Record summary: Bacterial RNase P class A from a Deltaproteobacteria bacterium, 404 nucleotides, folded computationally. It is recorded under the gene name rnpB. Its Rfam family is "Bacterial RNase P class A". Rfam links the family to the GO terms tRNA processing, dimeric ribonuclease P complex and ribonuclease P activity. It is annotated as a ribozyme. Its mean pLDDT, the model's own confidence on a scale to 100, is 75. NCBI's taxonomy places the organism under Bacteria, Pseudomonadati, Myxococcota, Myxococcia.
[in-house]
């Protein structure tokens, strides 16, 4: 240089102009409002029309997959059911997460995966192969039994060679050693043994199960013994062990509260007529069995819930990490048809090309012109996490290759 592996940082930055969403402070004059018997007032508060000030998404805001505040319903306690987790030890408010380790797999390495229990029972194991779990005979080899052939030539007729220890498209039985099928064929060498095989007998190894020692907090690791000879694989099949776990979500919950209707109470009225309509008002016309106050439920709308918090930064300490701990110092969106934008203009930063330079450079540095590019994506109760998207840019490390 190349290929790889593991981690970490950023997420453009200023201006200018035009906008959006809250907050704070103001300035106008009017309405409601509130005060008053009333003209009418105006100190506060809504709205209205301005003016100034600050602030305003992420690293994932995403998926809504884990775990929990928080909230409202449920619930003495136990227990079935169901769901989740699943080496070991530590962290954490808890987790299915996060760190250390242990083993066992893949990588040539840096490093990456994975994990109770098949020897408690039941169950499945395609295709292919003779047989897929209480093994199993196709081929092949071995016995017996039957048979009389069997081999090699040659189109054929025939020839040649050969045998009873041989040979068979046959019958029966033994054989898991050999072959061949499979993701997988029931321990491996080798020896005896056997008709011909087989842990059938033996050494050695390998791998179990139990028993002891020694190191470990433990997952285990080592070291000596002792058994049956040897036990397949899947529990994201039932299941069987230990452990956890009530639901139901900010549209949760909690206040305030309108017109309409309908409920409850009280006054008043029901032709000697309440009320209504006309109307600036009173008389007249007309219509007329209801008509008003209060209370409560509750609907539309509002307010809260709402963002200061298991919070951020930085420094010391503790600890191998993850993570705790003390100190300082900081406050950082709360909308609700839902804002946080938009254009230009320089730098920054990637990429192409030209140029000059470092050195002898197409290839590495530096500087200059220029063109082009800046990515994934938008808070809705709030954290911790995983998981997905996604620009660029740095550090460790590993392995090949070449040079010095």
């Nucleotide at each position: 240089a190349g290929a790889g592996u593991a981690g970490g940082u950023c997420g453009a930055a200023u201006g200018a102009u035009c906008g959006c969403c809250g907050c704070c402070c103001u300035g106008g004059g009017u309405u409601g409002u509130c005060c008053g018997u009333g003209a009418g007032g105006a100190a506060a508060c809504a709205a209205c029309c301005g003016g100034g000030g600050g602030g305003g998404a992420g690293g994932a805001a995403a998926g809504u997959c884990c775990g929990a505040g928080c909230u409202c319903c449920a619930g003495a306690g136990g227990g079935c059911a169901g769901g989740g987790u699943g080496c070991u030890g530590g962290g954490u408010a808890a987790c299915g997460c996060c760190c250390a380790g242990u083993c066992c797999c893949g990588g040539u390495g840096a490093c990456g995966g994975g994990a109770g229990g098949a020897a408690a029972g039941u169950g499945c194991c395609a295709c292919a192969g003779a047989a897929a779990a209480u093994a199993g005979a196709c081929c092949g080899c071995c016995c017996a039994g039957g048979g009389a052939g069997g081999c090699c030539u040659g189109c054929g007729a025939g020839g040649g060679c050969u045998u009873a220890u041989a040979c068979c498209a046959c019958u029966g039985g033994g054989u898991a050693a050999g072959g061949g099928u499979g993701a997988a064929a029931c321990g491996g060498u080798g020896a005896g043994g056997u008709a011909a095989g087989a842990g059938c007998u033996c050494a050695c190894c390998a791998g179990c199960u139990c028993c002891a020692g020694u190191g470990g907090u433990g997952a285990c690791a080592u070291u000596g013994g002792a058994g049956g000879c040897u036990u397949g694989g899947c529990a994201a099949a039932c299941c069987c062990c230990a452990c956890c776990c009530g639901g139901a979500g900010c549209a949760a919950g909690a206040c305030c509260a309108a017109a309409u209707a309908g409920g409850a109470g009280a006054g008043c009225a029901u032709c000697c007529g309440a009320g209504g309509a006309u109307g600036g008002c009173c008389c007249g016309u007309c219509c007329a069995a209801g008509c008003u106050c209060u209370c409560g439920g509750g609907u539309a709308g509002g307010u809260c819930g709402c963002u200061g918090g298991a919070g951020a930064u930085c420094u010391c300490g503790g600890g191998u990490a993850a993570c705790c701990g003390a100190g300082a110092u900081c406050c950082u969106a709360g909308a609700u048809g839902a804002a946080u934008g938009a254009u230009c203009a320089u730098u920054a930063c990637c990429u192409g090309u030209u140029c000059g330079g470092g050195c002898u450079a197409u290839u590495c540095c530096c500087g200059a012109a220029u063109a082009g590019g800046c990515a994934c994506a938008g808070a809705a109760c709030u954290c911790g996490g995983c998981u997905u998207a996604u620009g660029a840019c740095c550090u460790g490390c590993u392995c090949u290759a070449u040079u010095c």